This is a predicted structure of a 90-nucleotide RNA (Glycine riboswitch aptamer) from a Paracoccaceae bacterium.
[in-house]
């Protein structure tokens, strides 16, 4: 020093779905209640395969919608870019 591979961080891109109703309050945000919806933070679930085959082990952008979201901000997988620190092997 150069890979691969994890985690973390800067940066830039990043979708869906009621500015719904009631109440409170001068109105508006906000807070409570209901009802309708979203899935891409998180979590939870399951094929094929696999094992020591009672049973276990293991995946997702699917699937649930617990959480968490439905102007806007913010968050927010997942993609690029840099940089840090760990593991591998050459």
């Nucleotide at each position: 020093c150069g890979u691969g591979u994890c985690a973390g961080g800067u940066c830039g891109g990043g979708a869906g779905a009621a500015u719904c109703c009631a109440g409170u309050c001068c109105c508006g945000c906000g807070c409570u209640g209901g009802u309708g919806c979203c899935g891409a933070a998180g979590g939870a679930g399951c094929a094929a395969c696999c094992g020591c085959c009672c049973c276990g082990g293991u995946a997702a952008a699917c699937u649930c919608u617990c959480a968490g979201g439905c102007c806007c901000a913010a968050g927010g997988a997942c993609c690029g870019u840099c940089c840090u620190g760990g593991c591998a092997a050459c």
Its Rfam family is "Glycine riboswitch aptamer". About the family: This family represents the bacterial glycine riboswitch.